A computed fold for a 476-nucleotide part of an RNA from an uncultured bacterium, annotated as small-subunit ribosomal RNA, 3' major domain. The coordinates come from a structure-prediction model, not an experiment, and the mean pLDDT is 83. RNAcentral holds the full RNA, with entries from ENA, Greengenes and SILVA. It matches the Rfam family "Bacterial small subunit ribosomal RNA". Rfam links the family to the GO terms ribosome and structural constituent of ribosome.
Context: one part of a larger RNA
RNA sequence: UGACGGGGACCCGCACAAGCGGUGGAGCAUGUGGUUUAAUUCGACGCAACGCGAAGAACCUUACCUGGACUAGAAUGUGAGGGAAUGUUGGGUAAUGCCAACAGUCUGGGAAACCAGACCCAAAACAAGGUGCUGCAUGGCUGUCGUCAGCUCGUGUCGUGAGAUGUUGGGUUAAGUCCCGCAACGAGCGCAACCCCUAUUGACAGUUGCCAAUAUUAAGUUAGGAACUCUGUCAAGACUGCUGUUGAUAAAACGGAGGAAGGUGGGGAUGAUGUCAAGUCAUCAUGGCCUUUAUGUUCAGGGCUACACACGUGCUACAAUGGCCGGUACAAAACGUCGCAAUCCCGCAAGGGGGAGCUAAUCGCAAAAACCGGUCUCAGUUCGGAUUGAAGUCUGCAACUCGACUUCAUGAAGUUGGAAUCGCUAGUAAUCGCGGAUCAGAACGCCGCGGUGAAUACGUUCCCGGGUCUUGCACA
Numbered sequence: 001u002g003a004c005g006g007g008g009a010c011c012c013g014c015a016c017a018a019g020c021g022g023u024g025g026a027g028c029a030u031g032u033g034g035u036u037u038a039a040u041u042c043g044a045c046g047c048a049a050c051g052c053g054a055a056g057a058a059c060c061u062u063a064c065c066u067g068g069a070c071u072a073g074a075a076u077g078u079g080a081g082g083g084a085a086u087g088u089u090g091g092g093u094a095a096u097g098c099c100a101a102c103a104g105u106c107u108g109g110g111a112a113a114c115c116a117g118a119c120c121c122a123a124a125a126c127a128a129g130g131u132g133c134u135g136c137a138u139g140g141c142u143g144u145c146g147u148c149a150g151c152u153c154g155u156g157u158c159g160u161g162a163g164a165u166g167u168u169g170g171g172u173u174a175a176g177u178c179c180c181g182c183a184a185c186g187a188g189c190g191c192a193a194c195c196c197c198u199a200u201u202g203a204c205a206g207u208u209g210c211c212a213a214u215a216u217u218a219a220g221u222u223a224g225g226a227a228c229u230c231u232g233u234c235a236a237g238a239c240u241g242c243u244g245u246u247g248a249u250a251a252a253a254c255g256g257a258g259g260a261a262g263g264u265g266g267g268g269a270u271g272a273u274g275u276c277a278a279g280u281c282a283u284c285a286u287g288g289c290c291u292u293u294a295u296g297u298u299c300a301g302g303g304c305u306a307c308a309c310a311c312g313u314g315c316u317a318c319a320a321u322g323g324c325c326g327g328u329a330c331a332a333a334a335c336g337u338c339g340c341a342a343u344c345c346c347g348c349a350a351g352g353g354g355g356a357g358c359u360a361a362u363c364g365c366a367a368a369a370a371c372c373g374g375u376c377u378c379a380g381u382u383c384g385g386a387u388u389g390a391a392g393u394c395u396g397c398a399a400c401u402c403g404a405c406u407u408c409a410u411g412a413a414g415u416u417g418g419a420a421u422c423g424c425u426a427g428u429a430a431u432c433g434c435g436g437a438u439c440a441g442a443a444c445g446c447c448g449c450g451g452u453g454a455a456u457a458c459g460u461u462c463c464c465g466g467g468u469c470u471u472g473c474a475c476a
Base pairs, nucleotide, nucleotide: 001476002475004472005471007470008469009468010467011466012465013464015460016459019424020423021422022421023420026316027315028314029313030312031311032310033309034307035306042053043052064302065301066300067299068298069297070296076127077126078125081121082120083119086103087102088101089100090099091098106117107116108115109114129291130290132289133288134287138285139284140280141279142278143276145274150189151188152187153186154185155184156165157164158163169180170179171178195268196267197266198265200236201235202234203233204232205231206230210225211224214223215222239262242256243255244254245253246252318417322376323375324374325373326372327371335364336363339358340357344353345352346351383414388409389408390407391406392405393404394403430452431451432450433449434448435447436446
């Protein structure tokens, strides 16, 4: 000087408290451990591994296993030599240019020999390949403390020196934010602001969007309109600016006015010096080591989907603030030509037939909870839907191992969950549906979108984490 303390002082955070809803009990989904297996490929392990890499394992993917096949190799370049391209046939295999034979002969110049060009095959040779090992040899990227308020430098001064000072102190702030003081005076990286979305208004622009007035229609449908909504660009607006009190005449705090918005308005992006030899050699790159008829390449089948069990994360429930039936409203943000698909017809349905329109503010995908009416009346039930049987649909060479969905039948556990433990402070929690990426098909996951819409916060004694000062010291 740091680190540490079941030392002290001050401060902060859904840290506790006050509330609301969960997890832990049940069934299922998913990940992990373990076990099993020919193989169940590999990585990730307190917070910060475990719906994680994987935004999607039937084949492929695929790295694993079993068996077959190849050996300058699956890619690319130079390339002697040959041939246009390319096609046909035969054999073999579970399968693959795995093997063999045959046919075919481009363009330009030139009388021809031949020359040039494009493309294909290709010997030898040179450069292969490796998801093999080491993340404790590395780059790059990432997590975490933490969006916490810190981390440093120049000159000066103090100290023999390591170092100190500045950065401590008095106030204040979300903030090393600002003010005052001070042997310090300045500066840098962080904070804040500049960026994006959102809340208000104006100007400009009105089509595919809108419809107040005038006609018109089944319908903003059409004529028309440019007011309104909306869309988009550019502006305005919020700055403790004004005001009262407190304060040290400061910084600022509390209240008020005006205002769509008030003291960082709300949300996002943005992550200082460093810590954890944190994670990743399997995205990629790369040193070293290992391998080279195999640890490379390729094909078929299997496996990654196993199942006594244990844990994590979710979904669905246990019901009446509900279930079922009928009727009837209202979104946002995305996506669509390898696609989205209306009206219509068939099917109980999944879906099928057919195909208008749409390269989209034009057409389509396309809401649910809510609301109105009826029924059930507290039951293992008209709750709950696992499991199983049968019959089907769709995608795809192919759904046996191993897909999703539909219908009929079946109708398990479960009556609110021990110790313990998690999230959340407002358009939040809770609840309801919708979309997208990946994707032929395959979400209860992930990332977004809107609808309905609460309760509580006295306070900082305590638990956890963090910051500043100070003190002690077995540590460096």